[in-house]
Small-subunit ribosomal RNA, central domain from an uncultured bacterium, 350 nucleotides, folded computationally. Its mean pLDDT, the model's own confidence on a scale to 100, is 83.
Context: one part of a larger RNA
RNA sequence: UUGGGCGUAAAGGGUGCGUAGGCGGUCCGUUAAGUCGGAUGUGAAAUCUCACAGCCUAACUGUGAGCGGUCAUUCGAAACUGGCGGGCUCGAGGACUGGAGAGGAGACUGGAAUGGUCGGUGUAGCAGUGAAAUGCGUGGAGAUCAAGAGGAACACUCGUGGCGAAAGCGAGCUACUGGACAAUAUCUGACGCUGAGGCUCGAAGGCCAGGGUAGCGAAAGGGAUUAGAUACCCCUGUAGUCCUGGCAGUAAACGGUGUGCGCUUGGUGUGAGGGGAAUCGACCCCCCUUGUGCCGGAGCUAACGCGUUAAGCGCACCGCCUGGGAAGUACGGUCGCAAGACUAAAACUC
Numbered sequence: 001u002u003g004g005g006c007g008u009a010a011a012g013g014g015u016g017c018g019u020a021g022g023c024g025g026u027c028c029g030u031u032a033a034g035u036c037g038g039a040u041g042u043g044a045a046a047u048c049u050c051a052c053a054g055c056c057u058a059a060c061u062g063u064g065a066g067c068g069g070u071c072a073u074u075c076g077a078a079a080c081u082g083g084c085g086g087g088c089u090c091g092a093g094g095a096c097u098g099g100a101g102a103g104g105a106g107a108c109u110g111g112a113a114u115g116g117u118c119g120g121u122g123u124a125g126c127a128g129u130g131a132a133a134u135g136c137g138u139g140g141a142g143a144u145c146a147a148g149a150g151g152a153a154c155a156c157u158c159g160u161g162g163c164g165a166a167a168g169c170g171a172g173c174u175a176c177u178g179g180a181c182a183a184u185a186u187c188u189g190a191c192g193c194u195g196a197g198g199c200u201c202g203a204a205g206g207c208c209a210g211g212g213u214a215g216c217g218a219a220a221g222g223g224a225u226u227a228g229a230u231a232c233c234c235c236u237g238u239a240g241u242c243c244u245g246g247c248a249g250u251a252a253a254c255g256g257u258g259u260g261c262g263c264u265u266g267g268u269g270u271g272a273g274g275g276g277a278a279u280c281g282a283c284c285c286c287c288c289u290u291g292u293g294c295c296g297g298a299g300c301u302a303a304c305g306c307g308u309u310a311a312g313c314g315c316a317c318c319g320c321c322u323g324g325g326a327a328g329u330a331c332g333g334u335c336g337c338a339a340g341a342c343u344a345a346a347a348c349u350c
Base pairs, nucleotide, nucleotide: 004321005320006319007304008303012318014201016199017198021194022193023192025088026087027086028085029084030083031082033081034080035077036076037075038074039073040072041071048066049065050064051063052062053061054060091191092188093187094186095184097182098181103177104176106174108172109171110154117147119145120144121143125136126135162169163168206247207246208245209244210243211242215241216240220236221235222234223233258317259316260315261314262313263312266295267294268293269292270291271290272289273288274287275286276285299306300305323350324349325348332343333342334341335340
């Protein structure tokens, strides 16, 4: 390379947007680049295959044909792919109407709770554990009542409920803003899919500058436990956790399942929108669309399992895998303030 694969064996990029490229609905006309056919030329010799001759045979030698590869020129074909031109509406997008939603970012507001402050009441304990001790408290703690300051998080509702590309999003209200869905079938007329590079976003922790700090709490200190205890348990507690601006760019970033489109028996929940029948009206019932669960058929799978939300049957495009360790390491390069990230081996060994 051919071939085979990627839920769990090695293997889906964390996520989207998108450049080049690859691929591309339907009808008509045209062209003839790809494609197909004919002719001519070329395709050195040797080698190779076949035939014949020399030779007992092979080898070898000779003659002829084929061939490996085609390529060029020319004449034609027009189904398919491509190019050009013109249509179409099913793909895609727009318009109008509508309801749902913790989608995003900003301002304002709220109550419960924890700790602290001040004051009142009040007296000997509180806290903590397996048991204790460190710790707090007669300079009045803990408990309780009232006041006022402050930070962080939003109980119940809450639901294999919803929204978002993923990360993720949960008090209320307000103005700004993205997307999805349904209905009408009104408009555009293939405008599409994927996407190497590139760019964007990207939990927690970390870094820089400024602020903030109630609770929690790496590090650190102390008390225990223990043979020891650099731990598990307890008392404290700094970074951090929070906000603003910037950097970083990683996760079991998981559905361990790339994206898009089409096709293929069913049952039962649930979210959203629309419709039908019936009714005074609603509930109930039925249907369509879109999402989200469970169970299962064919089929698939090594099995487990998946099963119209496929891991079934196909197409398009991208990423990735190729025995274990050494190693996601060294070296080099790029990026970063650093931590480090990305790219990525080999010797050796089994």